A computed fold for a 135-nucleotide RNA from a Deltaproteobacteria bacterium, annotated as c-di-AMP riboswitch aptamer (ydaO/yuaA leader). The sequence was found by an Rfam model in a public genome assembly. The source organism's lineage runs through Bacteria, Pseudomonadati, Myxococcota and Myxococcia. Of the family's consensus pairs, 96% are formed in the model. The coordinates come from a structure-prediction model, not an experiment, and the mean pLDDT is 75.
[in-house]
RNA sequence: GAAUUCAGAAAGCCUAAAUCCGUUUAGUCGGCGGAUGCGGGGGAAACAAGCAUCAGGGGCGAACUUCCUUGAGGAAGGGGACACUUCCCGGUCCCAGCCCGUCAGCUAACCUCGCCGGCUCAGGGAGGAGCAAAA
Numbered sequence: 001g002a003a004u005u006c007a008g009a010a011a012g013c014c015u016a017a018a019u020c021c022g023u024u025u026a027g028u029c030g031g032c033g034g035a036u037g038c039g040g041g042g043g044a045a046a047c048a049a050g051c052a053u054c055a056g057g058g059g060c061g062a063a064c065u066u067c068c069u070u071g072a073g074g075a076a077g078g079g080g081a082c083a084c085u086u087c088c089c090g091g092u093c094c095c096a097g098c099c100c101g102u103c104a105g106c107u108a109a110c111c112u113c114g115c116c117g118g119c120u121c122a123g124g125g126a127g128g129a130g131c132a133a134a135a
Base pairs, nucleotide, nucleotide: 011120012119013118014117018036019035020034021033022032023031024030037115038114039113040112041111042110047105056103057100058099059098060097064077065076066075067074068073078095079094080093081092082091084128085127086126087125088124089123
């Protein structure tokens, strides 16, 4: 000096998945408690459904549909991410996974649950918004 490993920090991104306070500790992370915020489910009347119940049904999520194939897989349509946002050009990825347990349309009051996990240079042009600096 370089590489590797471990721990921590900063700036951001996907996602609802965060912030603050108190307590524990020498301190940090973490745990516990509280508040705020974000997100999900259940749950009347009116409405909807004259159909529904073994081909069970339903929920979170962008993660669906159709066709081809012996299968692996492939193709098309559609949907999602690419860093405030819209449009144009060019391009790269994803379409998984999990849960309820025979049961749930919507749904005020009300009840209840979650706040994990995964990433790292982010192309060019035009417009809008916002922030900062300077005057």